This is a predicted structure of a 163-nucleotide RNA (FMN riboswitch aptamer (RFN element)) from Microbacterium pygmaeum.
NCBI's taxonomy places the organism under Bacteria, Actinomycetota, Micrococcales, Microbacteriaceae, Microbacterium.
Its Rfam family is "FMN riboswitch aptamer (RFN element)". Rfam's curators write: The RFN element is a highly conserved domain that is found frequently in the 5'-untranslated regions of prokaryotic mRNAs that encode for flavin mononucleotide (FMN) biosynthesis and transport proteins. This element is a metabolite-dependent riboswitch that directly binds FMN in the absence of proteins. In Bacillus subtilis, the riboswitch most likely controls gene expression by causing premature transcription termination within the 5' untranslated region of the ribDEAHT operon and precluding access to the ribosome-binding site of ypaA mRNA.The FMN riboswitch structure, reported in present an FMN-bound six-stem junction, adopts a butterfly-like scaffold, stapled together by opposingly directed but nearly identically folded peripheral domains.

RNA sequence: AACGUGCUCCGGGGUCGGUGAGAAUCCGAACCGGCGGUGACAGUCCGCGAGCCGAGGCAUCAGCAUCCGAUCAAGAUGCCGCCGAGGUUGAACCGGUGGAAUUCCGGUACCGACGGUGAUGCAGCAGGCGACUGCGGCAAGUCCGGAUGGGAGGCAGCACGAU
Repeated sequence: AACGUGCUCCGGGGUCGGUGAGAAUCCGAACCGGCGGUGACAGUCCGCGAGCCGAGGCAUCAGCAUCCGAUCAAGAUGCCGCCGAGGUUGAACCGGUGGAAUUCCGGUACCGACGGUGAUGCAGCAGGCGACUGCGGCAAGUCCGGAUGGGAGGCAGCACGAU
């Protein structure tokens, strides 16, 4: 010095104004961008992570439900708990420089899990001559919550091993 094992530490950002009786969700403007990789720096390239679903595995002390039973115990099955293959989940182009950039510079765009909260908006379906009515759907990146959680990972630290 690289490698292996174990442990520790670290590991996500962002708001103002307007209208109004009432909006951090409407309207306007502003602002934000996890991890690894990629000939050169990436929210939009290739993958990964968080949310949701989940075959299967482990556990099955206690608790809950059902079965059995007059009742209790015992027993059986399921839930709850831990792990988890896999599935699902968004978005970029043009010009320039260069040996090399969908990564830099210039320009113009676009995207943002789940649950909660709405005065509104959007599209759809059905009914009605029409005004309109009914039905379900979607809509907060920035607020509240799960989360003092989990986490991809880290050229961060320590110990041991071995070359």